[in-house]
RNA sequence: CGGGACGGGGACACGGCCGCGGGGUGGGGUAACUCACAACGAGGAAAGUCCGGGCGUCACGGAGAAACAGCGCCGGGUAAUUCCCGGAUGGGGCAACCCAAUGGAUAGGGCAACAGAGAGCAAACCGCCUUUUGUCUUCGGACGAUCGGUAAGGGUGAAAGGGUGCGGUAAGAGCGCACCGCGUUUCCGGUAACGGCAAACGGCACGGUAACCCCCGCUGGACGCAAUACCAAAUAGGGGCCGCACAUGGGGUUCUCCGCCUCGUGGCCCGGGUAGGUAGCUAGAGGUGCCAGGUAACUGGCAUCGUAGAUGAAUGGUCGUGCACGACAGAACCCGGCUUACACCCCGUCCCGAAUU
RNA sequence: GCGGGCGUAGCUCAGCUGGUAGAGUACGAGCUUCCCAAGCUCGGUGUCGCGGGUUCGAAUCCCGUCGCCCGCUCCA
Numbered sequence: 001c002g003g004g005a006c007g008g009g010g011a012c013a014c015g016g017c018c019g020c021g022g023g024g025u026g027g028g029g030u031a032a033c034u035c036a037c038a039a040c041g042a043g044g045a046a047a048g049u050c051c052g053g054g055c056g057u058c059a060c061g062g063a064g065a066a067a068c069a070g071c072g073c074c075g076g077g078u079a080a081u082u083c084c085c086g087g088a089u090g091g092g093g094c095a096a097c098c099c100a101a102u103g104g105a106u107a108g109g110g111c112a113a114c115a116g117a118g119a120g121c122a123a124a125c126c127g128c129c130u131u132u133u134g135u136c137u138u139c140g141g142a143c144g145a146u147c148g149g150u151a152a153g154g155g156u157g158a159a160a161g162g163g164u165g166c167g168g169u170a171a172g173a174g175c176g177c178a179c180c181g182c183g184u185u186u187c188c189g190g191u192a193a194c195g196g197c198a199a200a201c202g203g204c205a206c207g208g209u210a211a212c213c214c215c216c217g218c219u220g221g222a223c224g225c226a227a228u229a230c231c232a233a234a235u236a237g238g239g240g241c242c243g244c245a246c247a248u249g250g251g252g253u254u255c256u257c258c259g260c261c262u263c264g265u266g267g268c269c270c271g272g273g274u275a276g277g278u279a280g281c282u283a284g285a286g287g288u289g290c291c292a293g294g295u296a297a298c299u300g301g302c303a304u305c306g307u308a309g310a311u312g313a314a315u316g317g318u319c320g321u322g323c324a325c326g327a328c329a330g331a332a333c334c335c336g337g338c339u340u341a342c343a344c345c346c347c348g349u350c351c352c353g354a355a356u357u
Numbered sequence: 358g359c360g361g362g363c364g365u366a367g368c369u370c371a372g373c374u375g376g377u378a379g380a381g382u383a384c385g386a387g388c389u390u391c392c393c394a395a396g397c398u399c400g401g402u403g404u405c406g407c408g409g410g411u412u413c414g415a416a417u418c419c420c421g422u423c424g425c426c427c428g429c430u431c432c433a
Stems, first nucleotide, its partner, number of pairs: 001353010012322007020041002024037005043328001047339002050337005055224004068220005073087005088102001089100004103215002108213002110209002125154002127150003132145005162180006181204001182202005187196003228279004238270007249263005286305008323326001358429007367382004376413001384400005406422005
């Protein structure tokens, strides 16, 4: 210098003018209200609503189970998690580094189209070898039929029941042996997952799929701030008291009859509850700095800061200057994560290549 | 704000217990008719919204994402 990996920070800046939101302070007004002032006022994702928790209501004596749903290597962190950190194993990359829903397939059931001879306690289509035998013959054999053997070779497939070599055999085969792989047990290292060119045993018997059912383990009571609590109009409807009225009636009982149930109106009072209002509502597992513990996530101590809270819903417009020319995007109860979107700039650590010293 | 559902041919839908994506209608060609319609025969039509993953194999199973639709005070 070129290319790349990982982590962190910023998210136009400053000033003038006009405007908006909720509080504060001061003045005026009996009050409703009004005037003035100086501060404050979106994000790293406020998003998707995918997880976890706080909080609220309902249910609930305690504990457990079934069903359903989610998750699944090991250890740690946390209020908690399916999140984060560290490690193991497997995979990708020359490397820095990155990715993984990564328990169980001898508990059981299911599935595998097409192709192929054979696809799930494996299977003889071609080939190879043997028995018997026919025809031909240049006497070496060739072609065919038949009884068997054979999974080494060909071919099909995503997948055909260890690999390489030597021996062995009629031809073959873990049939035997060596090495590699695999399984079981022991030993060693590690908290563990797991690892070992450690030992012994087993010729190998154990294919795939559990993001199919299922089994094992762990977690979850349900619904969500449009939760919920309080105050409380008009209209309609409900209840009580009093007055008036009365049924040979009206209404309901699927149409009719019987039977059964039920009742109108005026005044006063009461409760539920809608609109509306108030609370919930922003000081919280909070931010920043330093120190200590820990590989880290994180935890502890001390100091310091005050930083939106609307409810038709504010956070904007314009002018000037500067340069890197401004992306994705707008809070609605709060917090911790994940995922997704994102112009451009800055910082740090590391890897590969080239060149120079 | 909270909860739920859907995306397949131009249109309306099926297929979604994994194995070559189909029906109706529309469209095109031919037959029939003097011509048209109707009828009959044949035909094409698809990134299964998009991107990943699981699997030998995905429209179908899983994850993410985009778009669209529906419901949510109380009483009746």